Molecule: transfer RNA
Organism: Candidatus Aenigmatarchaeota archaeon
Order: sequence, then C1' cells, then structure tokens
RNA sequence: GCCCCCGUAGUCUAGCUUGGAUAGGACGAGGGUCUGCGGAACCCUUGACCCGGGUUCAAAUCCCGGCGGGGGCA
Repeated sequence: GCCCCCGUAGUCUAGCUUGGAUAGGACGAGGGUCUGCGGAACCCUUGACCCGGGUUCAAAUCCCGGCGGGGGCA
C1' cells in the first nucleotide's frame, strides 16, 4: 500500500441479510420482599446503537467518508 471482518449500557451479547412495534436478554449496580445476619430466590429500577454526511415518510439496519480494533497478502 491493497483486501476482508468487526464496532450496540460498566461487561458480554441479540437484532443488521429482508428498513417500521417502547432497541431485547444475561451479568453488574441501586432499592424492596424474605432471613436472627448474610447468601440464594422473587420483584422493581438503572443505563447503549463509534463519529459525520447522504437516501427515505421512516435508518442500529442501506450508501459514502472518517476513526478505532482484528486478520490476510505484499
């Protein structure tokens, strides 16, 4: 230098192919019930689409350009 893959809460991850419902789940954190205390269990709460632009009635999803990470070739 060229090519490919990935980027979603504090962490891990689904959804992207085929655009549309309040962006879902687990762990974590806070609170509650329970308990002699704690743990477990159950319930509630909490917080996210890497950045910019475009297309569209509508973008996490499609297109373009960046940034970051990983891999391959030279």